RNA sequence: CACUUAUCAAGAGCAGCGGAGGGACAGGCCCUUUGAUGCUGCAGCAACCUGCCUUUCAGGCAAGGUGCUAAGUCCUGACAGAUAAGGCUAUGCCACGACUGUCAGGAUAACUG
Numbered sequence: 001c002a003c004u005u006a007u008c009a010a011g012a013g014c015a016g017c018g019g020a021g022g023g024a025c026a027g028g029c030c031c032u033u034u035g036a037u038g039c040u041g042c043a044g045c046a047a048c049c050u051g052c053c054u055u056u057c058a059g060g061c062a063a064g065g066u067g068c069u070a071a072g073u074c075c076u077g078a079c080a081g082a083u084a085a086g087g088c089u090a091u092g093c094c095a096c097g098a099c100u101g102u103c104a105g106g107a108u109a110a111c112u113g
Base pairs, nucleotide, nucleotide: 001113002112004110005109006108007107008106013042014041015040016039017038021031022030023029025077026076027075028074043069044068045067048065049064050062051061052060053059054058073105078102079101080100081099086094087093088092
């Protein structure tokens, strides 16, 4: 880096360095000199792999390898459904947005190459 599978509404921050951008992308909306992003230290969360145990299609304990610690993966994105307000050539159609589902994209883990 690629394939496959699983998960993503829960949870968990302080200090030091440093000094202007950051939240993947686009739009939106936010965070940020009351110091962001990043790096380091410590702390914590979680439990994919791992170890141990058990009454073994599973469960429990630990926390060694990863990961994570603003906002639901921050929201939306493509398609489908349904639709208040509203609109129209009106007894049916349209319908920005909010809603529901699936997918795509992204992130993380594990296996393989």